[in-house]
């Protein structure tokens, strides 16, 4: 240095064509149980790497830069 791919919740990941962001698991409360775990309902938890653009509206499209992995190349 040049291409790819990817960055969402404490972790693992979803989010299809722009329309107000969700599972699982973790945590926290409750039921049940002599109790404990399992189970069952509920609550919590987010600057979607970061920044500008476009747009009525951006996780999602555009530019830039950070970090992660792969892959090609070239110098000492």
């Nucleotide at each position: 240095g040049c291409c790819g791919a990817g960055g969402u919740a404490g972790c693992u990941c979803a989010g299809u064509u722009g329309g107000u962001a969700g599972a699982g698991c973790a945590g926290c409360c409750g039921a049940u149980u002599c109790g404990u775990a399992a189970u069952c309902g509920g609550c919590a938890g987010g600057u979607c790497a970061a920044g500008a653009g476009u747009u009525c509206a951006a996780g999602u499209c555009u530019c830039u830069u950070c970090c992660u992995c792969g892959g090609c190349u070239c110098c000492a």